[in-house]
Overview: Predicted 3D model of a 71-nucleotide RNA (transfer RNA) from a Patescibacteria group bacterium. Its Rfam family is "tRNA". The coordinates come from a structure-prediction model, not an experiment, and the mean pLDDT is 81. The sequence is in RNAcentral, with records from ENA.
RNA sequence: GCGGGUGUAAUUUAAUGGUAAAAUAUCUCUUUUCCAAAGAGAUUACAGGAGUUCGAUUCUCCUUACCCGCU
Numbered sequence: 001g002c003g004g005g006u007g008u009a010a011u012u013u014a015a016u017g018g019u020a021a022a023a024u025a026u027c028u029c030u031u032u033u034c035c036a037a038a039g040a041g042a043u044u045a046c047a048g049g050a051g052u053u054c055g056a057u058u059c060u061c062c063u064u065a066c067c068c069g070c071u
Base pairs, nucleotide, nucleotide: 001070002069003068004067005066006065007064010024011023012022013021018054026042027041028040029039030038047063048062049061050060051059
C1' cells in the first nucleotide's frame, strides 16, 4: 500500500428495515438476628459523519479503533 472482518449498557451476547431484548454488574426495597442466597424495582447503549427510505442497529459511501491475510 491492497483486501477482508468486527465495533450495541460498566461487562458478555441478541435483534435480516417498524419505536433495542436479556444475563451479569451497580443502587433501592422485601425477606433474615446479621451475612449470603432468593424475590421486586430503578439507572446506564446502536463507534462518528453523510446518503437512500414514510421509517435505518439493519442498506450504501466516507472516516476512525482493533483483528486477520497478501505485498